[in-house]
Molecule: SAM riboswitch aptamer (S box leader)
Organism: uncultured Polaribacter sp.
RNA sequence: AUGUUAUCAAGAAAGGUGGAGGGAUUAGACCCUUUGAAGCCUUAGCAACCCUUUUCAAGAGGAAAAGAAGGUGCUAAAUUCUACUUAGUUUCAGAUUCAUUUAUCAGAAAUUAGAUAGAUAACCC
Numbered sequence: 001a002u003g004u005u006a007u008c009a010a011g012a013a014a015g016g017u018g019g020a021g022g023g024a025u026u027a028g029a030c031c032c033u034u035u036g037a038a039g040c041c042u043u044a045g046c047a048a049c050c051c052u053u054u055u056c057a058a059g060a061g062g063a064a065a066a067g068a069a070g071g072u073g074c075u076a077a078a079u080u081c082u083a084c085u086u087a088g089u090u091u092c093a094g095a096u097u098c099a100u101u102u103a104u105c106a107g108a109a110a111u112u113a114g115a116u117a118g119a120u121a122a123c124c125c
Stems, first nucleotide, its partner, number of pairs: 003123006013043005021032003026083004044075003049071002051067006079117001084114002087112006094105003
């Protein structure tokens, strides 16, 4: 690398260096940025995945509470938003049918759920 599991609307930035881009990738939108982007360094912080302690349990990758020394991670905006679905709900307008109610068909928008992709951790290898 691949795979498995879990999480992803919370939280937390200053300085130095650098000098024009950045927000993962493709497209669109939107946003940040010379009042200084990315990258790198230092310090600080957030969180609690691994972890530490205690209690319960004794089948365990078990449950709960507390913690933050250590290993990662993170510190604009929901993973910035949208894209995919014979999916659910609501609304809108159209065509056909019917005297009318209605029924059928193919759409648009919003929203929900899911999928895909990605990020992080732990395990696997």